[in-house]
């Protein structure tokens, strides 16, 4: 060095989480990498830290160790004049809009057939009274109205008496009480969803009518511009929280890369 047979090893690794800790199942990254059974109300173990069973491969292209300013991805912290959402406060918020208001310039209308303004007297308004109106009630008016227990008259009949005579009294008729009904406005009382009525007193402002003075302005659901004030929501800004993003720092770190290390027996 070659051939045959074998052995250690390999047959994936990592992150967060879970756990006293380790590994696994599940999640994520890497990327290609045997099979079966077990397992989140978990499973198996104990610093040589999955267990059990069966295969394949096998001393290097496949095992082991180390290294690098290689570095996927995860985790932690910090920062941000980054973004989103929610809440908070702000009109001392040069915003849009809206509301109120002022001015200027227009427009339209009214005005010398007399604007604004001022004055006077009325009206509107308040209180009280009168009259009227309407409603209700009462009185009065008309009609009706009692088997007996209302009145008058009381035929017949009844009672008393020796007789004369006397007594009570139904029906009829007449009258009337309570009650019922009606008409009317005659009277009175009470009240007012009552009045182009009358009288008296009061009367701040406004509006309005008339009259006088006055002698040119006045008015607006109006347009534009400018100013002032306010403003729920929007927008803008303040503050806070959550989430996301980016950056920095620390940490773990796969795959890949580089270097190094590692057997046994037999035969030639």
């Nucleotide at each position: 060095c070659u051939g045959c047979a074998c052995u250690a090893g390999g047959u994936g690794g990592g992150g967060a989480g879970c756990u006293a800790g380790c590994g696994g199942u599940g999640c994520c990254c890497u990327g290609a990498a045997c099979u079966u059974g077990c397992a989140a109300u978990c499973c198996g173990c104990u610093a040589u830290a999955g267990c059990a069973a069966g295969g394949c491969u096998g001393a290097a292209u496949a095992g082991a160790u180390u290294g690098a300013u290689u570095g996927a991805g995860g985790c932690a912290a910090u920062u941000u004049c980054u973004g989103u959402u929610u809440a908070u406060c702000g009109g001392a918020a040069u915003g849009a809009g809206c509301a109120a208001u002022u001015g200027a310039u227009g427009u339209a209308g009214c005005g010398u057939u007399g604007a604004a303004a001022u004055u006077a007297a009325g009206g509107u308004c308040u209180u009280a009274a009168a009259c009227a109106u309407u409603a209700u009630u009462u009185u009065g008016c008309u009609g009706u109205g009692a088997a007996c227990c209302a009145u008058g008259u009381c035929a017949g009949g009844c009672c008393c008496u020796g007789a004369c005579g006397g007594g009570a009294g139904c029906a009829u008729c007449a009258u009337u009480a309570a009650g019922c009904a009606g008409a009317u406005u005659a009277a009175a009382a009470u009240a007012a969803g009552u009045g182009a009525u009358u009288u008296a007193a009061g009367g701040a402002a406004g509006c309005u009518u008339u009259a006088a003075u006055g002698g040119a302005g006045c008015u607006a659901u109006u347009a534009u511009c400018a100013g002032u004030u306010g403003u729920g929501g929007c927008u803008c800004g303040u503050u806070a929280a959550a989430c996301a993003a980016a950056a920095u720092u620390a940490u773990c770190g796969a795959a890949g890369c580089a270097a190094u290390c590692u057997g046994u027996g037999c035969a030639g």
Predicted 3D model of a 268-nucleotide RNA (Bacterial large signal recognition particle RNA). It was read from a public genome assembly, where an Rfam model found it.